[in-house]
RNA sequence: GACCUGCUAGUUCAGCCCGGUUAGAAUGCUCGACUGAUAAUCGAGUGGUCCUGAGUUCAAAUCUCAGGCAGGUCA
Numbered sequence: 001g002a003c004c005u006g007c008u009a010g011u012u013c014a015g016c017c018c019g020g021u022u023a024g025a026a027u028g029c030u031c032g033a034c035u036g037a038u039a040a041u042c043g044a045g046u047g048g049u050c051c052u053g054a055g056u057u058c059a060a061a062u063c064u065c066a067g068g069c070a071g072g073u074c075a
Base pairs, nucleotide, nucleotide: 001074002073003072004071005070006069007068010027011026012025013024020058028046029045030044031043032042033041051067052066053065054064055063
């Protein structure tokens, strides 16, 4: 330098291909139940600029373009 992949909750990840219901799960955290007390278990609560900007569209996490960051392949 060229190309490929990834970026969504504090963390690990679905969802994206094929646009449309309130953006989800596990875990974490807080409170409660249970216990002599912990752990475990159960219940409730808490959670997001879907990396950034622009474009297309009635409508974008999802499509297009540019940029950023991380990883990889080739030179």